[in-house]
RNA sequence: CACACGUCAGGGCUAACUUGAUGAAAGUCAGGGGCGCAAAGUCACGGGCCUGUGAUCCGUUCCGCGGAUUAUGGCAGCCGGGCUGCAUUC
Numbered sequence: 001c002a003c004a005c006g007u008c009a010g011g012g013c014u015a016a017c018u019u020g021a022u023g024a025a026a027g028u029c030a031g032g033g034g035c036g037c038a039a040a041g042u043c044a045c046g047g048g049c050c051u052g053u054g055a056u057c058c059g060u061u062c063c064g065c066g067g068a069u070u071a072u073g074g075c076a077g078c079c080g081g082g083c084u085g086c087a088u089u090c
Base pairs, nucleotide, nucleotide: 006090012037013036017032018031019030020029021028022027035077041083042082043081045080046079047078048075049074050073054070055069056068057067058066059065060064
């Protein structure tokens, strides 16, 4: 220097749960927390999943209520793919 992530050390991220904020919801952000992660960094491009404000349709019959479909809203800690990247004993 390269490969690789079996392994040592240092550092990094932070699931469930919980407190606050935000949002129609899914979810997101911040604090606590710690199951895990060598890309648990980043991008919704393909598949998948979550939600359904609004829209459309149906029923009821009223200024509403119920049901179905739908992403333009989300999930990168579901899988694939793109881009980028720290340290490194044996």